Description:
c-di-GMP-I riboswitch aptamer from a Desulfobulbaceae bacterium, 79 nucleotides, folded computationally. Its Rfam family is "c-di-GMP-I riboswitch aptamer". Its family is annotated with cyclic-di-GMP binding in the Gene Ontology. Lineage of the source: Bacteria > Pseudomonadati > Thermodesulfobacteriota > Desulfobulbales > Desulfobulbaceae. Of the family's consensus pairs, 100% are formed in the model.
This record gives sequence, C1' cells and structure tokens, in this order.
RNA sequence: AGUUGAUAAAGCCACAGCCGUCGUGAGGCGGUGUCGGAAAGCUGCGGGUCUCCCAAAAGGAGAUAGCCGGGCCGCCUGC
Repeated sequence: AGUUGAUAAAGCCACAGCCGUCGUGAGGCGGUGUCGGAAAGCUGCGGGUCUCCCAAAAGGAGAUAGCCGGGCCGCCUGC
C1' cells in the first nucleotide's frame, strides 16, 4: 500500500416505538430505546422511493446516506 473478515480484542453507530421541538409535508434535531450494521463515517453525483407547488401532466422545489450504485476519509485481526 492492497485485500479479507462481525466477534479475536478495543471500541463506534443507533431501527421501530415513546417524549419534546422545527417543518404545509416527506422528514430533521435532542432525549429515551436497541432492530440491526465492517464503514449504519462523510458526500444529494446517478437511479429508486416519498413530500410540496400545479386541475392533471410536464416542469420546478424539497426529503430519504439505515433503498441501490458511485466518490472521499477510516479502527483492528489475518494474508
């Protein structure tokens, strides 16, 4: 430097639900919680899904990184 791998160890994150709060909303933030995760670290670049505007569509604006892929950084064992 590359690669392998969820218990070998040390650790890390925190689904759903509930409480508070922000938002038209999808959803976000904080607390609690612990389904699960070898990147469940970061990043809206491509796709998917969801929300709003529009009579509808087209189109536009947003959300989702724990939907998939890509990009960037990264702990440890083995090779």